[in-house]
């Protein structure tokens, strides 16, 4: 004389699709199925070391009952933070004895 993995607390950011059925004039609501961390949950995920999420995009290729379901796009562009713990320590360098 900096720090790190990780994690605490307090804030903040984000998404919520596709399909089937019942009731039903329609609409809303209810029940169920698919993928997923999460499909409106006192939840889940992400928080600059930022693919959580948005734009591109009513995009492209492949699958599926169907759908951002999978991949590309993407070494593209955006995108939301503070504090202390870790640490009376440890490591490196320099100087003196």
């Nucleotide at each position: 004389u900096a720090g790190g993995a990780g994690g605490g607390c307090c804030g903040g950011g984000g998404g919520c699709g596709c399909c089937c059925u019942u009731c039903g004039u329609c609409a809303u609501g209810u029940g169920g199925g698919c993928u997923g961390a999460g499909a409106u949950g006192a939840a889940c995920c992400c928080u600059u070391c930022g693919a959580a999420c948005c734009u591109g995009a009513a995009c492209c290729g492949g699958a599926u009952a169907a759908u951002g379901c999978c991949g590309g796009c993407g070494g593209a562009g955006g995108g939301a933070g503070g504090u202390g713990c870790g640490a009376u320590g440890g490591g490196a360098c320099u100087u003196a004895c």

This is a predicted structure of a 97-nucleotide RNA (TPP riboswitch aptamer (THI element)) from Jannaschia faecimaris. The sequence was found by an Rfam model in a public genome assembly.